[in-house]
Order: sequence, then structure tokens, then C1' cells
RNA sequence: ACACUGGUAGUGUAGUGGUCAUCACCAGGCGUUGCCAACGCUUGAACCCGGGUUCGAGUCCCGGCCAGUGUA
Repeated sequence: ACACUGGUAGUGUAGUGGUCAUCACCAGGCGUUGCCAACGCUUGAACCCGGGUUCGAGUCCCGGCCAGUGUA
């Protein structure tokens, strides 16, 4: 320098263009227990940045930034 893959709660992760963006860990509250742990219920928190297409974009297109892999 070029090509490819990826970027989503604090962490990891799913997501046919359309329901309130999924699940686990985590944190708060409640229940259960003589207490703790475990378990159950509940609440909190996210789409890398800019532009385009579309009635509608996490998803498609263009550019940028960051990370990884490959080639030179």
C1' cells in the first nucleotide's frame, strides 16, 4: 500500500429492511431460607462516526476511524 473479516448495554454475544434490539454475566430491589450460598421474579444499561437509498436502516450502499487476518 492492497484485499478480507469485524465494531451492538460495564463485559461477552444474537439479530429475514418493520413488535418495546436477544441472551448470559454484572449491578439494584423483592421473594424463598433460621443465616449464607443457590434458585425464582423484577428493574437498570447498548447499535463506532458522517453521508446516501427507502414510507421505514443495527441490517443495504459510499467515505472515515479503530481492531484482527492475509498478500506485497

The RNA shown here (transfer RNA) has 72 nucleotides and comes from a Methanosarcinales archaeon. It matches the Rfam family "tRNA". The family's RNA type in Rfam is transfer RNA.